The RNA shown here (transfer RNA) has 72 nucleotides and comes from a Candidatus Margulisiibacteriota bacterium. It matches the Rfam family "tRNA". Rfam describes the family as follows. Transfer RNA (tRNA) molecules are approximately 80 nucleotides in length. The organism belongs to Candidatus Margulisiibacteriota, within Bacteria. It was read from a public genome assembly. The coordinates come from a structure-prediction model, not an experiment, and the mean pLDDT is 81.
RNA sequence: GGGCGCGUAGUUCAAUGGUAGAAUGCCUCGUUUACACCGAGGAGGUCGUAGGUUCGAUCCCUACCGCGCCCA
Repeated sequence: GGGCGCGUAGUUCAAUGGUAGAAUGCCUCGUUUACACCGAGGAGGUCGUAGGUUCGAUCCCUACCGCGCCCA
C1' cells in the first nucleotide's frame, strides 16, 4: 500500500429499514441472625464519526477513525 471482517448498555453479545433487547454487573426492596442464593422492581444507549438515499436509517451507499486477520 491492497483485500476482508468487526465497532450497539460498565462487560459479553442479539436485533439487519418502522421509536433497541438479553445475559452478566450496579442500585433499591423482599427473604435470612447475617452473607450468599432466590424473587420483585429500577437506573444505565450521541447504535464509532460525518455526509448521502428514504416518508422513515443501528440496518442500505460513500468517506473517515479505531481494532483484528490475510496478501505484497